[in-house]
Parts: sequence; C1' cells; structure tokens
RNA sequence: GGAGGUAUAGCUCAAUGGUAGAGCGCCUCUCCGUUAAAGUUGCGACGCGGGUUCGAUUCCCGUUGCCUCCG
Repeated sequence: GGAGGUAUAGCUCAAUGGUAGAGCGCCUCUCCGUUAAAGUUGCGACGCGGGUUCGAUUCCCGUUGCCUCCG
C1' cells in the first nucleotide's frame, strides 16, 4: 500500500427495516444469628459523520479504533 472482518450496558453476547433484550455484575428491599445462597426491584448501551426510507442497531458511503490475510 491492497483485501476482508468487527464495533450494542461495567464484562460476555443477541436482536427479520417497525417498543433495543439476556446472562454475569452494580443499586434497593425481603429472607437469614453473620456471610454466602435464594427471591424482589431499579439504573445503565447501538464507535463517529452523512445518505436512502414514512421509519435505520439493521441497507449504502465516508471516517476512527481493533483483528486477520496479501505484498
């Protein structure tokens, strides 16, 4: 320099163009002699900039980070 993949919650991962979810973790409360376990409840995210569309995490373009391959 060229090609491909990937980016969603604190972490690991889902989501057919139509209300963004789960597990673990964290907060509150219940239970328990304490801790743990169990139960209950709540907070929290679509890398960034544009385009298409009635509507974009999803499709298209660019860009940034990371990974892989070629030279």
Model confidence (mean pLDDT): 80 of 100. A computed fold for a 71-nucleotide RNA from an uncultured bacterium, annotated as transfer RNA. Rfam family: tRNA. It is annotated as a transfer RNA.